[in-house]
Context: one part of a larger RNA
RNA sequence: GAACGAACGCUGGCGGCGUGCUUAACACAUGCAAGUCGCGCGCGAAAGGGUUUCGACCUGAGUAGAGCGGCGCACGGGUGAGUAACACGUGGGUAACCUACCUUCUGGCGUGGAAUAAUCGGUCGAAAGAUCGUCUAAUACCACAUAAGACCACAGGGGCUUCGGCCCUAAGGGUUAAAGAUGGCCUCUGUACACAAGCUAUCACCAUUAAGAGGGCCUAUGUCGGAUUAGUUAGUUGGUGAGGUAAUGGCUUACCAAGACUACAAUCCGUAGCUGGUUUGAGAGGAUGAUCAGCCACACUGGGACUGAGACACGGCCCAGACUCCUACGGGAGGCAGCAGUAGGGAGUAUUGGACAAUGGGCGCAAGCCUGAUCCAGCAAUGCCGCGUGUGUGAAGAAGGCCUGCGGGUUGUAAAGCACUUUCAAUUGGGAAGAAAGAUUUAGAGUUAAUACCUCUUAAUAUUGACGUUACCAAUAGAAGAAGCACCGGCUAACUCUGUGCCAGCAGCCGCGGUAAUACGGAGGGUGCAAGCGUUAUUC
Numbered sequence: 001g002a003a004c005g006a007a008c009g010c011u012g013g014c015g016g017c018g019u020g021c022u023u024a025a026c027a028c029a030u031g032c033a034a035g036u037c038g039c040g041c042g043c044g045a046a047a048g049g050g051u052u053u054c055g056a057c058c059u060g061a062g063u064a065g066a067g068c069g070g071c072g073c074a075c076g077g078g079u080g081a082g083u084a085a086c087a088c089g090u091g092g093g094u095a096a097c098c099u100a101c102c103u104u105c106u107g108g109c110g111u112g113g114a115a116u117a118a119u120c121g122g123u124c125g126a127a128a129g130a131u132c133g134u135c136u137a138a139u140a141c142c143a144c145a146u147a148a149g150a151c152c153a154c155a156g157g158g159g160c161u162u163c164g165g166c167c168c169u170a171a172g173g174g175u176u177a178a179a180g181a182u183g184g185c186c187u188c189u190g191u192a193c194a195c196a197a198g199c200u201a202u203c204a205c206c207a208u209u210a211a212g213a214g215g216g217c218c219u220a221u222g223u224c225g226g227a228u229u230a231g232u233u234a235g236u237u238g239g240u241g242a243g244g245u246a247a248u249g250g251c252u253u254a255c256c257a258a259g260a261c262u263a264c265a266a267u268c269c270g271u272a273g274c275u276g277g278u279u280u281g282a283g284a285g286g287a288u289g290a291u292c293a294g295c296c297a298c299a300c301u302g303g304g305a306c307u308g309a310g311a312c313a314c315g316g317c318c319c320a321g322a323c324u325c326c327u328a329c330g331g332g333a334g335g336c337a338g339c340a341g342u343a344g345g346g347a348g349u350a351u352u353g354g355a356c357a358a359u360g361g362g363c364g365c366a367a368g369c370c371u372g373a374u375c376c377a378g379c380a381a382u383g384c385c386g387c388g389u390g391u392g393u394g395a396a397g398a399a400g401g402c403c404u405g406c407g408g409g410u411u412g413u414a415a416a417g418c419a420c421u422u423u424c425a426a427u428u429g430g431g432a433a434g435a436a437a438g439a440u441u442u443a444g445a446g447u448u449a450a451u452a453c454c455u456c457u458u459a460a461u462a463u464u465g466a467c468g469u470u471a472c473c474a475a476u477a478g479a480a481g482a483a484g485c486a487c488c489g490g491c492u493a494a495c496u497c498u499g500u501g502c503c504a505g506c507a508g509c510c511g512c513g514g515u516a517a518u519a520c521g522g523a524g525g526g527u528g529c530a531a532g533c534g535u536u537a538u539u540c
Stems, first nucleotide, its partner, number of pairs: 001540003006536005013387006019380002021345001027342002030340003035071003040068002043065001048059004078298003087223008097215003103210001106207003110144004120133005149176004154172001156169005180203006189196003224270003231261003236258008273295004277288004300321005323334004351377001353376003359373001360371004390420004400411004424481001426476005434467001439461003443457004484529005489510003495524005505512002
């Protein structure tokens, strides 16, 4: 000199854009943060309103609601405890692998069955909840059929052989699927005259192909300090068989062999998430890893699996532990390192805000619902950037202050005065863009038996904004509302007086102070930065 997620002291006008628990991965009250689908399924209220012969009925409404079922909950969001490791970075490999949804290829979607939740009726319990009986549905579950394809490798064929067996091939053989829903219609079929079991459209379902994208595993290389850590290792190193996995492999197991790593630093100890980057520096290098982005790990502590395409799962389950809460003492409930917020720790870090309008995500045909992701607002000079706190004129060089050699000098064109301007702030009024979609209607095309339905395109119409009293513009009034902080011995820009008297004090280094202190305290003056200025911590 530069930097900062900073803090402290003094001071403080506005705006834009960023940033904001670096400490206790300490404990958490309260609210919210993951739901959605009636175009999968069976059930199904009430308030209110209306009628009434007072029994009830109609509507609300097949709405709300719970349940079965599907998809999602493995994303998004948080934190950095652990980890010196294939964790991360870079480059390869996978002929050793997986992949729901989406796109794509091909072929299908036939016939049956048995349950169960909800509901209803009981029992136990303080509660959480548990349990028994009866009834019922499905795109839930099961069986059979079909099998292009996929998988297996039984016979056959080919190759190798240490004759134990191993590898390749796939015509034959074996194994393996499925589910319907909605809209419309009467061309075909059947009932018989408008309907479905029929046709048609859309979506869904099953098997399969390919691609994109995502992931698993392996590997070369790089990645802090300590030798006052020199030896380490028995599933350890390798082989064979078996098991397991989506998959290779001591991943696991039985047997066999005795290996494997290490001074090019093994093992042990300490510290630490890694990277793109950030910061400093001319560079080399050093330090660092907040925000943003990629990867990893974790979710009260430890362990475990289940479901699933995907988890060994932050707001899932089970077990153990610590802690907190409820209890009728028998037993139960919980997990903010999500967003706010509280206590505590600390020098120190914000609102228990608004909205789904936009972007994106989940579900849904869609309308839409959910979304503390996100977009916004609030708080903080915490940082960067911009603007303002007036402009011109004005010498009687006013008064006052300070200094003085008493003449004067200085503050100082500074003020006052005069003439102007009105940024920003204030008040009043106007006022974009962020809005694309979606909805309704018109026309055309595709599909079809069809002018229906559905889909696409086109045009028209009325709408959809949290921010928001927005940005921006205009008007009104008046210099009106807006300057401090540090320093002045040398380094280092800036000097005098006064008080003090090795005292009180200053100090980054050298050093000042013991009666004339430009170094301490005050004042006048000056210098430097400026809505900031200094100090402290840390880095170069």